RNA sequence: AUGAUGCCGGCGGGAGAGUCCCGGAACCGGGCGCCGAAGGAGUAACCCGCAGCAGUGCCGUGGCUUGCGGGGAAACUUUCAGGCAAACAGACCGCCGGAGGAUG
Numbered sequence: 001a002u003g004a005u006g007c008c009g010g011c012g013g014g015a016g017a018g019u020c021c022c023g024g025a026a027c028c029g030g031g032c033g034c035c036g037a038a039g040g041a042g043u044a045a046c047c048c049g050c051a052g053c054a055g056u057g058c059c060g061u062g063g064c065u066u067g068c069g070g071g072g073a074a075a076c077u078u079u080c081a082g083g084c085a086a087a088c089a090g091a092c093c094g095c096c097g098g099a100g101g102a103u104g
Base pairs, nucleotide, nucleotide: 007098008097009096010095011094012093013092018032020031021030022029023028033084034083035082039080040078041077042076046071047070048069049068050067051066
């Protein structure tokens, strides 16, 4: 001197599904029906370890097969949570700023 991923903040965009029924106005409680894009959870290939099997004159390495355990992605799945008029929220995208410091 360059200033990545990710993180924080601001602004803008941002889907889906009942302003359903009952009780007290909205909110809350109960009931039925639905949505997936806060969050949570599950998981493939692959990787690691252990055991076992075969082969080999023996050992080791390596390999194959079987089983167990751990790691391992999502916009997929789930619908716990959240949501189903507006508002709030909203994965993700764009721009700006901040801290930071991978890399050169």
Molecule: Glycine riboswitch aptamer
Organism: Peptococcaceae bacterium